RNA sequence: CACCCGAAAAGGCGAGGCCGCCGAAAGGCGGCUGCGCAAAGCCACGAGCCCUCGACGAGGGCGGUCGGGCUGCCGAA
Numbered sequence: 001c002a003c004c005c006g007a008a009a010a011g012g013c014g015a016g017g018c019c020g021c022c023g024a025a026a027g028g029c030g031g032c033u034g035c036g037c038a039a040a041g042c043c044a045c046g047a048g049c050c051c052u053c054g055a056c057g058a059g060g061g062c063g064g065u066c067g068g069g070c071u072g073c074c075g076a077a
Stems, first nucleotide, its partner, number of pairs: 005075002012037002016033007035064001041070003045067003048062006
């Protein structure tokens, strides 16, 4: 120095709820709170789930459902 790994420290994100807005819906955005998370950062490629339709297919969505890819803070055992 790098990888594995995840003690400590400094931070980070933000489930659900409430309020407002967008959307036909799934869902998304912003604010407050804070379930939790070592990638709960990014990517819709595969699977899965959700919504819509003119339906067995097409379109849309979910990355905190899993797999995969890319990148990243710190440095004890």